[in-house]
RNA sequence: GGCAGGAAUUCGGGAGACUCCGGCAGGACCGGGGCCGAAGGAGCAGCCGCCCUGGCAAACUCUCAGGCAAAAGGACCGUCUUCCCCAA
Numbered sequence: 001g002g003c004a005g006g007a008a009u010u011c012g013g014g015a016g017a018c019u020c021c022g023g024c025a026g027g028a029c030c031g032g033g034g035c036c037g038a039a040g041g042a043g044c045a046g047c048c049g050c051c052c053u054g055g056c057a058a059a060c061u062c063u064c065a066g067g068c069a070a071a072a073g074g075a076c077c078g079u080c081u082u083c084c085c086c087a088a
Base pairs, nucleotide, nucleotide: 005084006083007082008081011078012077013076018033020032021031022030023029034068035067036066040064041062042061043060046056047055048054
């Protein structure tokens, strides 16, 4: 010095599914049933390894959790800054 990679972080974009029924004026709360998957979690498909009851494990699957007006949240994408590490 700083391609790439990792962590945190600023800003922006960001889907799906009942403003369902009753309590009660109600979108909050309680009860009932229905539904969604992109916080998190779990499972295996696969990959690595080969000794296996090993390791990594998805945007797939499950729906425990979370969610189903708005708000909030939100995987992921781009972006600001900082730190770690590293090639030329």